[in-house]
RNA sequence: GCUGCCGGGCAGGUAGUCGCUCCCGGAAACGGGGGAGGAAAGUCCGGUCUCCACAGGGCAGCGUGCCGGCUAACGGCCGGGGGUCCCGCAAGGGGCUACGGAAAGUGCCACAGAAAAUAUACCGCCCCGGAACGUCGCAAGGCGGCCGGGGUAAGGGUGAAAUGGUGCGGUAAGAGCGCACCGCGUCCGGAGCAAUCCGGAUGGCAGGGUAAACCCCACGCGGAGCAAGACCAAAUAGGGGAGGAGGGGCGGCCCGUCCCGCUCGACUUCCGGGUAGGUCGCUAGAGCCGGAUAGCAAUAUCCGGCCCAGAGGAAUGACUACCGCCCGCAAGGGUACAGAAACCGGCUUAUCGCCCGGCAGCCUCU
Numbered sequence: 001g002c003u004g005c006c007g008g009g010c011a012g013g014u015a016g017u018c019g020c021u022c023c024c025g026g027a028a029a030c031g032g033g034g035g036a037g038g039a040a041a042g043u044c045c046g047g048u049c050u051c052c053a054c055a056g057g058g059c060a061g062c063g064u065g066c067c068g069g070c071u072a073a074c075g076g077c078c079g080g081g082g083g084u085c086c087c088g089c090a091a092g093g094g095g096c097u098a099c100g101g102a103a104a105g106u107g108c109c110a111c112a113g114a115a116a117a118u119a120u121a122c123c124g125c126c127c128c129g130g131a132a133c134g135u136c137g138c139a140a141g142g143c144g145g146c147c148g149g150g151g152u153a154a155g156g157g158u159g160a161a162a163u164g165g166u167g168c169g170g171u172a173a174g175a176g177c178g179c180a181c182c183g184c185g186u187c188c189g190g191a192g193c194a195a196u197c198c199g200g201a202u203g204g205c206a207g208g209g210u211a212a213a214c215c216c217c218a219c220g221c222g223g224a225g226c227a228a229g230a231c232c233a234a235a236u237a238g239g240g241g242a243g244g245a246g247g248g249g250c251g252g253c254c255c256g257u258c259c260c261g262c263u264c265g266a267c268u269u270c271c272g273g274g275u276a277g278g279u280c281g282c283u284a285g286a287g288c289c290g291g292a293u294a295g296c297a298a299u300a301u302c303c304g305g306c307c308c309a310g311a312g313g314a315a316u317g318a319c320u321a322c323c324g325c326c327c328g329c330a331a332g333g334g335u336a337c338a339g340a341a342a343c344c345g346g347c348u349u350a351u352c353g354c355c356c357g358g359c360a361g362c363c364u365c366u
Base pairs, nucleotide, nucleotide: 001362002361003360004359005358006357007356008355009354010353012323013322014321015320016319017318018317020035021034022033023032024031025030037337041348042347044346045345046344047343048342049225050224051223052222061221062220063219064218065217066080067079068078069077070076081099082097083096084095085094086093087092100216101215105214106213107210108209109208122156123155124152125151126150127149128148129147130146133144134143135142136141164182165181166180167179168178169177183205184203185202186201187200188199189198190197191196229280230279231278232277239271240270241269242268243267247264248263249262250261251260252259287306288305289304290303291302292301293300294299324335325334326333327332
């Protein structure tokens, strides 16, 4: 210097003109001020807030899952441990990690293979017996093959995975059969808050894999969402109460009249609910910037300063000039992903290009 991986940051600038939206001042004209993001995105996780539900406990369901810390909370973050991969002789450095339990039970493990889990034996190795085999030998007999019975799991073979590994002894051949080391279980001691690590004793040794299969264990979890929800409140229609004509109906003996009672009732007035519409919720907050202190860090506390969209079918735009950055000899071209909708903390995904740090590889120079 180049390439790859990991972590962090930036996300063009200035000026002018014309607009849009909100706030403040103003009677108005107008003036002043604020106006997208690191992801505003996906809506995956957690919370604030609001309404509804709710004695307590259990079952079911869903989620999380090494340990410690941080946090309002989390499936997030930080630190540590274990595992695994890469570099390195090593010391060490870096990447990744859904990482509780398979000696509670059940299920599953394709193909291949003897056997995929109560074990078993294809080739092989070894022993015993038989015999009418072959071959060598004068012979005794040797070697090989065949048949039957048995031992074995060294070696080969299959597989993603084969019943601890390596070595020595041992044996007919073998085998934790015996021993040493490694691994594993149990017990003890030490270090550590813990996960875990280190050491010692002891047992020849339970033990295939799979829980992003059921399951077991521990912990957590009520539901819906700002179109939540609250307040004010027309017109029209409808509901209820009161009044109610010199109006209608019925009854008070058959009729009429007066009177009385009940009822219908235009109309008047009051009440209540909903709708349109309006207001609030609504943006000063787990806020931003700087510093100090504690801490490895995440983070916390304190001090100082700042106010930074709040609309509501939805503003945040367009043009011009100059300067950046990249490509190009030049003319010229390119300058990403994307756009708030109650708010906050995360995760994930998208993103031209540039800068900083770490690790690894290669090349070059000293």
Bacterial RNase P class A from a Bryobacteraceae bacterium, 366 nucleotides, folded computationally. It is recorded under the gene name rnpB. The coordinates come from a structure-prediction model, not an experiment, and the mean pLDDT is 80. Taxonomically the source falls in Bryobacteraceae (Bacteria, Pseudomonadati, Acidobacteriota, Bryobacterales).